[in-house]
Context: one part of a larger RNA
RNA sequence: UUGGAGCGUAAAGGGUGAGUAGCAGGACUAACAACUCAGGUGUGAAAUCUUCCGAGCUCAACUCGAAACCUGCAUUUGAAACUGUUAAUCUGGAAUCUGAGUACAAGCAAGUGGAAUUUCUGAUGUAACGGUGAAAUGCGUACAUAUCACAAAGAACACCGAUGGCCAAAGCAACUUGCUGGACGAAGAUUGACGCUGAAACACGAAAGCGUGAGUAGUGAACGGGAUUAAAUACCCCAGAUAAUCCACGCCCUAAACGUUGUCUACCAGUUGUUCAGAGGUAUUAACUCCUCUAGUAACGAAUCCUAACCGGAUUAAGUAUGACCGCCUGGGGACUACGCUCGCAAGUAGUGAAACUC
Numbered sequence: 001u002u003g004g005a006g007c008g009u010a011a012a013g014g015g016u017g018a019g020u021a022g023c024a025g026g027a028c029u030a031a032c033a034a035c036u037c038a039g040g041u042g043u044g045a046a047a048u049c050u051u052c053c054g055a056g057c058u059c060a061a062c063u064c065g066a067a068a069c070c071u072g073c074a075u076u077u078g079a080a081a082c083u084g085u086u087a088a089u090c091u092g093g094a095a096u097c098u099g100a101g102u103a104c105a106a107g108c109a110a111g112u113g114g115a116a117u118u119u120c121u122g123a124u125g126u127a128a129c130g131g132u133g134a135a136a137u138g139c140g141u142a143c144a145u146a147u148c149a150c151a152a153a154g155a156a157c158a159c160c161g162a163u164g165g166c167c168a169a170a171g172c173a174a175c176u177u178g179c180u181g182g183a184c185g186a187a188g189a190u191u192g193a194c195g196c197u198g199a200a201a202c203a204c205g206a207a208a209g210c211g212u213g214a215g216u217a218g219u220g221a222a223c224g225g226g227a228u229u230a231a232a233u234a235c236c237c238c239a240g241a242u243a244a245u246c247c248a249c250g251c252c253c254u255a256a257a258c259g260u261u262g263u264c265u266a267c268c269a270g271u272u273g274u275u276c277a278g279a280g281g282u283a284u285u286a287a288c289u290c291c292u293c294u295a296g297u298a299a300c301g302a303a304u305c306c307u308a309a310c311c312g313g314a315u316u317a318a319g320u321a322u323g324a325c326c327g328c329c330u331g332g333g334g335a336c337u338a339c340g341c342u343c344g345c346a347a348g349u350a351g352u353g354a355a356a357c358u359c
Stems, first nucleotide, its partner, number of pairs: 006328002008311001009309001013326001015204003022197001026090002029087004034083001036079008050067002053065004093194001094191005101184002107179006113157001117153003121149004129138001165172002209251005218245002223240001224238003262325003265321003270300006277294005331359003340352003343348001
């Protein structure tokens, strides 16, 4: 590499998106004939191989002859179902518009708010406070802790809150305003396959970390102290400050980035919730409530399926389609390593990625 078997839990789904090349792709009509199919002709050396074939060595091996084979290539004649190409049409896939809207912690920016914490100032007040398994370090008569009032600062938004909602994923929660993206939606109209997937490149991407500034209330790695202990570079406690946490801009690009389950389409019993989601209908003075359907999101459960499994999944599939396309796997360790290359300011569990050896 090919073949084969696979990827929820054994090795294996890329962190996510939009999308280029490529791949495969709806209904119908006509033409063409590249592909495909059928026939003819030429060629496809000999030997070898094959044959209820024939002949020659007494037979056989062997030799000779014949047929067949050489599954191909070239050329030519034809067929037109499939693939393809060209031309035309269609509305079911896809998209757009109208009318009338609906839900939402989706994003970005600005402004505002109250509770709490710490600190400053003032007041009341007196000997403790704090902390633990128990203590001590610590703090307090220079008046603490506690209580009250005023002020400042930074960070986070109790209740509502949920098996809830939104977003491609990462993720998103006080309130108000502005800008912006997507989703759902009865009916009607328009375009007319415009669609699916998607290597590379591109964009986004928790936390930690990095650079330059700003900020620093609380928390708090490293560091210091008190305990514990045989020791205690820890678990417990105390105080503080640096980094960090927060903000702006720029990097980094990794996670058990998990539903450990790639995206898309169609089909295949049901039952019970839920979103005050949406639409239609029924009843009513009045529909969240009853019935039907659509879009999500949960619990259960047949047929059937499950490389192993009475693990489990099951219309949100891990079922069916031998559906379409991409990614990935090939015994454990060595090894999320070495070397080289690429990326990065650096850090590099960044990307790519061996071998010896060993079981």
Small-subunit ribosomal RNA, central domain from Leptospira sp., 359 nucleotides, folded computationally. The prediction has a mean pLDDT of 80. The RNAcentral record of the full RNA draws on ENA. Its Rfam family is "Bacterial small subunit ribosomal RNA".